[in-house]
Context: one part of a larger RNA
RNA sequence: GGACGAACGCUGGCGGCGUGCUUAACACAUGCAAGUCGAACGGUGAAAGCGGAGCUUGCUCCGCUGGAUCAGUGGCGAACGGGUGAGUAACACGUGGGCAACCUGCCCUUCACUUCGGGAUAACUCCGGGAAACCGGGGCUAAUACCGAAUACGACCUUUGCAGGCAUCUGCGAAGGUGGAAAGUUUUUCGGUGAAGGAUGGGCCCGCGGCCUAUCAGCUUGUUGGUGAGGUAGUGGCUCACCAAGGCGACGACGGGUAGCCGGCCUGAGAGGGCGACCGGCCACACUGGGACUGAGACACGGCCCAGACUCCUACGGGAGGCAGCAGUGGGGAAUAUUGCGCAAUGGGCGAAAGCCUGACGCAGCAACGCCGCGUGCGGGAUGACGGCCUUCGGGUUGUAAACCGCUUUCAGCAGGGAAGAAGCCGCAAGGUGACGGUACCUGCAGAAGAAGCACCGGCUAACUACGUGCCAGCAGCCGCGGUAAUGCGUAGGGUGCAAGCGUUGUCC
Numbered sequence: 001g002g003a004c005g006a007a008c009g010c011u012g013g014c015g016g017c018g019u020g021c022u023u024a025a026c027a028c029a030u031g032c033a034a035g036u037c038g039a040a041c042g043g044u045g046a047a048a049g050c051g052g053a054g055c056u057u058g059c060u061c062c063g064c065u066g067g068a069u070c071a072g073u074g075g076c077g078a079a080c081g082g083g084u085g086a087g088u089a090a091c092a093c094g095u096g097g098g099c100a101a102c103c104u105g106c107c108c109u110u111c112a113c114u115u116c117g118g119g120a121u122a123a124c125u126c127c128g129g130g131a132a133a134c135c136g137g138g139g140c141u142a143a144u145a146c147c148g149a150a151u152a153c154g155a156c157c158u159u160u161g162c163a164g165g166c167a168u169c170u171g172c173g174a175a176g177g178u179g180g181a182a183a184g185u186u187u188u189u190c191g192g193u194g195a196a197g198g199a200u201g202g203g204c205c206c207g208c209g210g211c212c213u214a215u216c217a218g219c220u221u222g223u224u225g226g227u228g229a230g231g232u233a234g235u236g237g238c239u240c241a242c243c244a245a246g247g248c249g250a251c252g253a254c255g256g257g258u259a260g261c262c263g264g265c266c267u268g269a270g271a272g273g274g275c276g277a278c279c280g281g282c283c284a285c286a287c288u289g290g291g292a293c294u295g296a297g298a299c300a301c302g303g304c305c306c307a308g309a310c311u312c313c314u315a316c317g318g319g320a321g322g323c324a325g326c327a328g329u330g331g332g333g334a335a336u337a338u339u340g341c342g343c344a345a346u347g348g349g350c351g352a353a354a355g356c357c358u359g360a361c362g363c364a365g366c367a368a369c370g371c372c373g374c375g376u377g378c379g380g381g382a383u384g385a386c387g388g389c390c391u392u393c394g395g396g397u398u399g400u401a402a403a404c405c406g407c408u409u410u411c412a413g414c415a416g417g418g419a420a421g422a423a424g425c426c427g428c429a430a431g432g433u434g435a436c437g438g439u440a441c442c443u444g445c446a447g448a449a450g451a452a453g454c455a456c457c458g459g460c461u462a463a464c465u466a467c468g469u470g471c472c473a474g475c476a477g478c479c480g481c482g483g484u485a486a487u488g489c490g491u492a493g494g495g496u497g498c499a500a501g502c503g504u505u506g507u508c509c
Base pairs, nucleotide, nucleotide: 001509002508003507004506006505007504008503009502010501013374014373015372016371017370018369019367020366021332026330027329028328030327031326032325035076036075037074040073041072043070048065049064050063051062052061053060054059055058083285084284085283093209094208095207096206097205098204099203102202103201107198108197109196110195111194112193113192114191115149116148117147118146124139125138126137127136128135129134155178156177157176158175159174160173161172162171163170164169184190211257212256213255218248219247220246223245224244225243226242227241228240229239230238260282261281262280263279264275265274266273267272287308288307289306290305291304310321311320312319313318338364340363341362342361346360347358348357349356350355377407378406379405380404387398388397389396390395411450413445414444415443416442417441421436424433425432426431453498454497455496456495457494458479459478460477464493465492466491467490468489474481475480
């Protein structure tokens, strides 16, 4: 000098764009943050309409149509999106390869099919238990829920042909055997099953690369390898049985400390050094530890089970909970915001669609926290007013500064007008659909009117005098100032530098 997710002191007019718990991965009141589909299914059956009856002539009842709503069965989603950085020195990450060792819901392409049957169960109803959470029993019922059979390519096993490969093999075939699919519904339509391929997403393996410490020198028994088996989507000591005795290490094993990694960010002429906030990619975690279930996908933040700590309810028998989602509270701290508006846009889930949900997101609020822009007026105005300060008492300086004259009106204020963002979607059409927002922007009105501070002035380093103080009070980044004339302390006048900021502290280059 530059930089900052900063803090502190003094000060503070406006706007745009960003950023905002770095500390306790401390504990959390309250609300919201993941639902949706009636065009899968059985119930429930509101409004409204039509018809009929009763009559207190505007109500009641009955029937039909109708489908709102509600819980349930079922499907898809809930594995995304959002948060955090605890752990991790590791194939976690980056980069380059490999899988002849793998999976992939929804989507796309191609081919074939969508046949025949069956038994249940929630809801509901009845009974019972419990304070509650909830649970048990009897009975009824449906499906795109569940089960059986048929059939088809493919799959697997055995035998075998051709082609290819360094290879445990790969591709195309043939025969036999094993086993093995499907779901309906509607007005159009939308679906379901099998196979092959694609796309997307993922899993696994390997080379190389990136912290400190030797005041850590030896480490290792599933350890290293083999055979066989199990397990997995799949390779593999991943697991197990047996066999062998190996494997790693000064090119730093093992141990200890620290740490999420990267694109990047800061600095620097560069080389390098430091950092990993915001935004983007990957990883890990979800009160702590462990476990599996479901599923195409999880060992699953707002799912389940067990244990633990903590909090809450209880009729003491037993139950409930997990903000490192968005707000918000307490606590910690030098320190970090609203219990806001909206799904209008973008994106996501479900749905044929209308649409519903979405604290993702879009916006608004708070904060000079940062960057950028603008303003606090412009011109004239001397015999150089007053006041202040200094003085050699002549004067000097503040100073064109003020007053005064003329002018302008950005911004703020008031008044009027007033968007784009809307492509799409809805609707036969006309037309409708904006949170931000009466915002941006435009026009007009009045009046210099409402808007300047902070640090410094001994040298480094731009800027000097007076008074007070008297090694006191104090200053100080270094050198150093202060003990009676202090340009170094305090105040004042003046000056210098920056400016809605200026200084200080901390950290990095």